[in-house]
This is a predicted structure of an 84-nucleotide RNA (c-di-GMP-I riboswitch aptamer) from Pectinatus haikarae. The organism belongs to Pectinatus, within Bacteria. The model forms 95% of the base pairs in the Rfam consensus.
RNA sequence: AAAUAUUGUUGGCAAACUUGCUGAAAGGCAAGGACGCAAAGCCUUGGGUCUACCGAGAUAAUCCAUGAUUGCCAGGCUGCAUUA
Numbered sequence: 001a002a003a004u005a006u007u008g009u010u011g012g013c014a015a016a017c018u019u020g021c022u023g024a025a026a027g028g029c030a031a032g033g034a035c036g037c038a039a040a041g042c043c044u045u046g047g048g049u050c051u052a053c054c055g056a057g058a059u060a061a062u063c064c065a066u067g068a069u070u071g072c073c074a075g076g077c078u079g080c081a082u083u084a
Stems, first nucleotide, its partner, number of pairs: 004084002007081002012037002017032006035071001041077003045074003048069003055063002
């Protein structure tokens, strides 16, 4: 110095829920709050999942991602301390 594995002191992130704002919805943002996280840092690249304004359909059922989710999984890039 590299790879693999262990742990998480100091420190970091922040689920549910509550309030406010926003969005057609799913959801997002801010504050409070901690279930958890060693990449829960970054990238929607592949799959999964959620939603369905518009569109299709017969006005209905239903279908549809161009919307959302990286704290669903995989992949890519980068990274802190500790011990072996």